[in-house]
Molecule: Bacterial large signal recognition particle RNA
Organism: Thermoleophilia bacterium
RNA sequence: CCGUGCUAGGCGGGGAGCUAGCGGUGCCCUGUAUCCGCAAUCCGCUACAGCGGGGCUGAAUUCCCGCCCGAGGGUUCUACUCGGAGGCACGGACUCGGAUGACGAAGCGUUGAAGGCGAGGUCCCAUUCGGUGGGCGACCGUGAAUCAGGUCAGGUCCGGAAGGAAGCAGCCUUAAGCGGAUCCGACCACGCGCAGUGGGGCCCCCUCGCCGGAGCCAAGUCGCCGAGUACCACCUCCCGGCAGAUAUUCGACGGUGGGUGCACGG
Numbered sequence: 001c002c003g004u005g006c007u008a009g010g011c012g013g014g015g016a017g018c019u020a021g022c023g024g025u026g027c028c029c030u031g032u033a034u035c036c037g038c039a040a041u042c043c044g045c046u047a048c049a050g051c052g053g054g055g056c057u058g059a060a061u062u063c064c065c066g067c068c069c070g071a072g073g074g075u076u077c078u079a080c081u082c083g084g085a086g087g088c089a090c091g092g093a094c095u096c097g098g099a100u101g102a103c104g105a106a107g108c109g110u111u112g113a114a115g116g117c118g119a120g121g122u123c124c125c126a127u128u129c130g131g132u133g134g135g136c137g138a139c140c141g142u143g144a145a146u147c148a149g150g151u152c153a154g155g156u157c158c159g160g161a162a163g164g165a166a167g168c169a170g171c172c173u174u175a176a177g178c179g180g181a182u183c184c185g186a187c188c189a190c191g192c193g194c195a196g197u198g199g200g201g202c203c204c205c206c207u208c209g210c211c212g213g214a215g216c217c218a219a220g221u222c223g224c225c226g227a228g229u230a231c232c233a234c235c236u237c238c239c240g241g242c243a244g245a246u247a248u249u250c251g252a253c254g255g256u257g258g259g260u261g262c263a264c265g266g
Base pairs, nucleotide, nucleotide: 001266002265003264004263005262006261009057010056011055012030013029014028015027020046021045022044023043024042034054035053036052037051038050063259064258065257066256067255068254072250073249074248075247076245077244078243080241081240083238084237085236086235087234091232092231093229094228095227096226097225098224101222102221103220107216108215115211116210117209118208119207120206121205123200124199125198126197127196128195129193130192131190132189133188134187136185137184139180140179141178142177148173149172150171151170156165157164158163
């Protein structure tokens, strides 16, 4: 150096996540690189880190290591954005209140507006009158067999008689009580009154008289001030999505350099 037969090894890798950690099933990125069984409320291992059973290949283009490149993923920052939570009465919007400016009639106004002055009313207190309601009294009626009165038939009692006594029923009157349409008297109450008087008050409202000499105008709109409402906007935070940049981390494919058995025979 060549041939033959073996063995180590290989028959994909990586990211995130999970995990005490390492792999796997699952997801994702690469890529084409065996079969069966186990496996995400998990399956199997222990730092040499899937377990079990087969098959192919096999020391080199194929195995191992270093370096380069670099798909892709993770972390960080920024911008935008879905959703959620909190905040904020400065912005917008809405609601209420206040004073008042402008406008505001299909209305009123020279048969006199606004405004001013005066007198009354409305309002309050006191009081009188009337009304309403209430019960009371008066009046009328009824009304006690016995415990109201009068008169007391009959009958009873006293008496020789004359005559007296008590007294039931009946009748009459009446007490308590009961009933009564109206009139009358006094009392109480009333959220009644184009009834009166006195006092008070008169911001508003109404009427009348006078002055005045052309506007007034409810509701309402706009404007001003104040108070409120977290609806919109704004701010902050959280969770996700997406875009970009820097840094960092892992890193497939690929490229490149190096390393690496055993036996026999020639």